Predicted 3D model of a 75-nucleotide RNA (transfer RNA) from a Candidatus Omnitrophota bacterium.
[in-house]
RNA sequence: GCCGGAGUAGCUCAAAGGCAGAGCAGGGGUUUUGUAAACCUCAGGUUGGAGGUUCGAUUCCUCUCUCCGGCUCCA
Numbered sequence: 001g002c003c004g005g006a007g008u009a010g011c012u013c014a015a016a017g018g019c020a021g022a023g024c025a026g027g028g029g030u031u032u033u034g035u036a037a038a039c040c041u042c043a044g045g046u047u048g049g050a051g052g053u054u055c056g057a058u059u060c061c062u063c064u065c066u067c068c069g070g071c072u073c074c075a
Stems, first nucleotide, its partner, number of pairs: 001071007010024004018055001026042005048064005
């Protein structure tokens, strides 16, 4: 330098054009003499960044940043 993959909640991951979700973790509650477990409930996101297409973008296109893998050239 070229090709491919990944980036979404504190963590692990979904959603593949139509109001961004789950599990775990966190707050509150029920239960218990108490703790844990179980159950109920709440909160938590500029979807890596910038532009474009669209009535509408996590999703499609372009550029860019970070990480991982492969290939190649030069010194």

About this RNA
The sequence is in RNAcentral, with records from ENA. The source organism's lineage runs through Bacteria, Pseudomonadati and Candidatus Omnitrophota. Rfam family: tRNA. Rfam's curators write: Transfer RNA (tRNA) molecules are approximately 80 nucleotides in length. The coordinates come from a structure-prediction model, not an experiment, and the mean pLDDT is 81.